Context: one part of a larger RNA
RNA sequence: UUGGGCGUAAAGAGUCUGUAGAUUGUAAAAUAAAUUAUUUGUUAAAGUAUAAAGCUCAACUUUAUAAAAACAUUUAAAACUGUUUUACUAGAGUUCUAACAGAAAAAUAGAAUUUCAUAUGAAAGGAUAAACCCUGUAGAUAUAUGAAGGAAUACCAAAAGCGAAAGCAAUUUUUUAGUAUGAACUGACAUUGAGAGACGAAAGUAUAGGUAGCAAACAGGAUUAGAUACCCUGGUAGUCUAUACUGUAAAUUAUGAGUGUUGUAAUUUAAAAUAUAAAAAUUUUAGAUUUUUUAAGCUAACGCUAUAAACACUCCGCCUGAGGAGUACGAUCGCAAGAUUAGAACUC
Numbered sequence: 001u002u003g004g005g006c007g008u009a010a011a012g013a014g015u016c017u018g019u020a021g022a023u024u025g026u027a028a029a030a031u032a033a034a035u036u037a038u039u040u041g042u043u044a045a046a047g048u049a050u051a052a053a054g055c056u057c058a059a060c061u062u063u064a065u066a067a068a069a070a071c072a073u074u075u076a077a078a079a080c081u082g083u084u085u086u087a088c089u090a091g092a093g094u095u096c097u098a099a100c101a102g103a104a105a106a107a108u109a110g111a112a113u114u115u116c117a118u119a120u121g122a123a124a125g126g127a128u129a130a131a132c133c134c135u136g137u138a139g140a141u142a143u144a145u146g147a148a149g150g151a152a153u154a155c156c157a158a159a160a161g162c163g164a165a166a167g168c169a170a171u172u173u174u175u176u177a178g179u180a181u182g183a184a185c186u187g188a189c190a191u192u193g194a195g196a197g198a199c200g201a202a203a204g205u206a207u208a209g210g211u212a213g214c215a216a217a218c219a220g221g222a223u224u225a226g227a228u229a230c231c232c233u234g235g236u237a238g239u240c241u242a243u244a245c246u247g248u249a250a251a252u253u254a255u256g257a258g259u260g261u262u263g264u265a266a267u268u269u270a271a272a273a274u275a276u277a278a279a280a281a282u283u284u285u286a287g288a289u290u291u292u293u294u295a296a297g298c299u300a301a302c303g304c305u306a307u308a309a310a311c312a313c314u315c316c317g318c319c320u321g322a323g324g325a326g327u328a329c330g331a332u333c334g335c336a337a338g339a340u341u342a343g344a345a346c347u348c
C1' cells in the first nucleotide's frame, strides 16, 4: 500500500451552512468522447511460449512460428456512461392553513434570602457527631410594619415539547426562524462535502457597570500523629449585564450525513367509514415523532432491531501494538491562559 475496520477492543470531526470535487430521478431523439468489435502500422535483437534441429543426454546453441498489452489508424455497433435537445412528476423547492420552554428586544409580577429604618421585647442566639471560633446589654435572635437591591422563576412538569448542536421554563407585547397534513405552482433545481465560513456548555481573559445569595483563593476555629483536606465561622475573584476574545468538555446515542428495502404490537396527527340524540369507541388508509418489547438478521459477547449495530447504495471524516505523546520542534491563531496541526530517538 492493498485488504480490513470505527457502540463498549485503535478509530465518527462538538454542530451546521456551503465552494471545488465525487455521486445523481423517469421518457424520447441526436451524437459517438468513453466503451465493444475490426483493419493496418510501430513497439531492435536477446528474452518468454510452442514445434523442430545440433553437440552421446541435459544445460546450452540454432531455425521457424506465436500470443498478450500499449500507442496511432480504418470500418462498424449504439445497450450502458458522457454531451446536446425536448418532455414528465414519484426527489427537491415556493405560496396559503394548527401546536410548540426555538431566538432577540422591551415591560411587568409574586414568593424567598439579605440589608436598612421604626416599634415590641430582655439574654441569649447561631453552629455541630460533640464543640470551638462567631453574633449579642452600643439591645442581638424573635415578632410586626415599611423601604432598598440583586439573582432565580415553586406548583403546572411528563421516558412531554422545541432547536443543527451547544442549549431553551414566571407573565405579556413586538420582531423573527423552523417543522406535520392538504391544495396549487416550478420542473431534477438533488445528496455529500476537501479547503472555507458561522454557531459553540462551564471555566478563563479585556473594558465598563452591577454584586442579594452562593462561593475557588485567603483568614480563623475544630479534627488529626500531621490536616496545606473533609466539618464550622467569615470571605475576594467569579457567578449577573453590555461589548470584544477564547474555541475547548465523558461537546455521549461513546453510534457521521443522505436514500431505499425488510415483521408484529402500543403512542400520536389527518381523512374516510361504521355506530350514536351527541360523544366516547371500533375499523381502514396516508403520514409524523418519541419511548418500550421482540421475530428474521447481525454481533467476539454484551446487546442492536424500522430512530438498526439488519440488507444495499452515494459522499465525507478517522484507525493500524503499548509506552514515549496528544508531548518536542516548526507553523498558524490568541492580550494571556492556551488551542490547532504534529513527530522521532529510545524502551517493552
Base pairs, nucleotide, nucleotide: 004319005318006317007302008301012316014199015198016197017196021192022191023190025088026087027086028085029084030083031082033081035077036076037075040072041071042070043069048066049065050064051063052062053061054060091189092186093185094184095183096182099179100178102176103175104174105173106172107171108170109153114148115147116146117145118144119143120142124135125134161168162167204245205244206243207242208241209240213239214238218234219233220232221231256315257314258313259312260311261310263294265292266291268287269286270285271284272283273282274281297304298303321348322347323346330341331340332339333338

Small-subunit ribosomal RNA, central domain from Lithodesmium undulatum, 348 nucleotides, folded computationally. Its Rfam family is "Bacterial small subunit ribosomal RNA". Its mean pLDDT, the model's own confidence on a scale to 100, is 82. The gene name in the source record is rns.